[in-house]
Molecule: SAM riboswitch aptamer (S box leader)
Organism: Peribacillus deserti
């Protein structure tokens, strides 16, 4: 890098360092010098995998990941409905994470 499956309207931030960007991409809309990204420390959330306990299918949070502005921030393609500004619904695409495969 690629394939498969599952999930994505819930949840959870302080300090230090750093010094202008960040929210994948595009458009919008936001966040940011009252301090962005990155890095470090500590804390927290969640429960995918392992582990342990239970056994009507759940619990714990020890280990491996992940995550801690806004629904994956919203939309992107197609269909339907209402209406002509757009709004709503459904299904995709893309992306993220986990587990597994070649």
């Nucleotide at each position: 890098a690629u394939c498969u499956u599952a999930u994505c309207c819930a949840g959870a931030g302080a300090g230090g360092u750093g010094g202008a960007g960040g929210g994948a991409c595009u458009g919008g809309c936001c966040c940011g010098c009252a301090g962005a990204a990155g890095c470090c420390u500590c804390a927290g959330c969640a429960a995918c995998c392992a582990g342990c306990c239970g056994u009507g299918u759940g619990g714990c949070a020890u280990g491996g990941u992940g995550c801690u502005a806004a629904a994956u921030c919203c939309a992107g393609c197609a269909a339907g409905c209402a209406u002509u500004a757009u709004g709503c619904u459904u299904g995709g695409a893309a992306g993220a994470u986990a587990a597994g495969g070649a």